[in-house]
The RNA shown here (c-di-AMP riboswitch aptamer (ydaO/yuaA leader)) has 139 nucleotides and comes from a soil metagenome.
The sequence is in RNAcentral, with records from MGnify.

RNA sequence: CGCCUAAUUCUUAUGUUUAAGAAGCGGAGGACCCAUCUUUUCUGGGGUGAAUCUCCUGAUAGAAGUUAUAUUUUAUUAGGAGUAGGGUUAUCCUUCAACCCGAACCCGUCAGCUAACUUCGUAGGCGGUAGAAGGAAGA
Numbered sequence: 001c002g003c004c005u006a007a008u009u010c011u012u013a014u015g016u017u018u019a020a021g022a023a024g025c026g027g028a029g030g031a032c033c034c035a036u037c038u039u040u041u042c043u044g045g046g047g048u049g050a051a052u053c054u055c056c057u058g059a060u061a062g063a064a065g066u067u068a069u070a071u072u073u074u075a076u077u078a079g080g081a082g083u084a085g086g087g088u089u090a091u092c093c094u095u096c097a098a099c100c101c102g103a104a105c106c107c108g109u110c111a112g113c114u115a116a117c118u119u120c121g122u123a124g125g126c127g128g129u130a131g132a133a134g135g136a137a138g139a
Stems, first nucleotide, its partner, number of pairs: 001127004008023006024122006034112001044110001045107004053082012085101005091136006
């Protein structure tokens, strides 16, 4: 200096590697109306997020099956191939092309939408001189 992301800026306090507040940005709960006709400790349900879904291989556990194996199926998990979707390519936008991500966590039996209102978050992790075309802006 730049990137992912809501995750930035400012103020006060002499406890200043802390505490509090404000603005900005982001999320949740929450009427009428509308929508649903479900649901009830079970195949529970829901939220943040781009991060869903499909198939293959393996492992563990349960169930079905068998004299026993084989086999089928459910759940969790390791790896792989794809995929809904998402990001970057250094002024901005669009297109092409290229390169990536396609996780993780939370609530706790409970929440549709939702004005007023209530309430929470503002972390963390990365990169190094930049591909092209067209348009726009600026100098």
Of the family's consensus pairs, 92% are formed in the model.